Source information:
Transfer RNA from a bacterium, 73 nucleotides, folded computationally. The coordinates come from a structure-prediction model, not an experiment, and the mean pLDDT is 82. It was read from a public genome assembly. Its Rfam family is "tRNA". Gene Ontology term of the family: triplet codon-amino acid adaptor activity.
[in-house]
RNA sequence: ACGCCUGUAGCUCAGUUGGUAGAGCAUCGGACUCCAAAUCCGAGGGUCGGGGGUUCGAGUCCCUCCGGGCGUG
Numbered sequence: 001a002c003g004c005c006u007g008u009a010g011c012u013c014a015g016u017u018g019g020u021a022g023a024g025c026a027u028c029g030g031a032c033u034c035c036a037a038a039u040c041c042g043a044g045g046g047u048c049g050g051g052g053g054u055u056c057g058a059g060u061c062c063c064u065c066c067g068g069g070c071g072u073g
Base pairs, nucleotide, nucleotide: 001072002071003070004069005068006067007066010025011024012023013022019056027043028042029041030040031039049065050064051063052062053061
């Protein structure tokens, strides 16, 4: 330099042909317990890496930039 993959909650990841974003773990509250752990119930937490475009509507499509990984030379 070129090609491919990847970036979504604190962490690990889902998200079908574009239709108003979820799970597990963690955190906080409650139940249970003499107290705690485990278990069960509930809650909070996200401008979906940045910017632009297409569209009535974009995590999803297009362009560009940035970070990470793999490969070729």